Predicted 3D model of a 122-nucleotide RNA (c-di-AMP riboswitch aptamer (ydaO/yuaA leader)) from a soil metagenome. Its mean pLDDT, the model's own confidence on a scale to 100, is 76. Rfam family: c-di-AMP riboswitch aptamer (ydaO/yuaA leader). Rfam describes the family as follows. This family represents a conserved RNA structure found upstream of the ydaO and yuaA genes in Bacillus subtilis and related genes in other bacteria.
[in-house]
RNA sequence: UGCCGAAUCCGCCUUGCGGCGGUACGGGGGAACCAAGUUGUUUGGGGCGAAUCGGCUGUGUUCCGCAGCCGUAGCGCAAUCUCUUCAGCGCGAGCCCGUCAGCUAACCCCGGAGGCGUCGAA
Repeated sequence: UGCCGAAUCCGCCUUGCGGCGGUACGGGGGAACCAAGUUGUUUGGGGCGAAUCGGCUGUGUUCCGCAGCCGUAGCGCAAUCUCUUCAGCGCGAGCCCGUCAGCUAACCCCGGAGGCGUCGAA
């Protein structure tokens, strides 16, 4: 100087590490109306996020689960910025609530981190 991401910036304290309080921004809960339609029912259900859904193999006496592989919805690929096309590359995780959640004014609650320097053409 830029990229992914909501995740930036400010004030105070501290030698510093860091702590506290705010904040651009982001998310969840929550009426009426509307939507759905019975309730009780375990294959529980739901939320953040691109990260979902299949197939095969092994394990597991089926299933669930776990491990590996192959695909896949979807997401990302900067150096002035945005959009489109072609070709290509990478990711396709993780975590939380705890039997509860449609939408949702008022209102309430939470986050405001991390990781990077990786591309050509029209």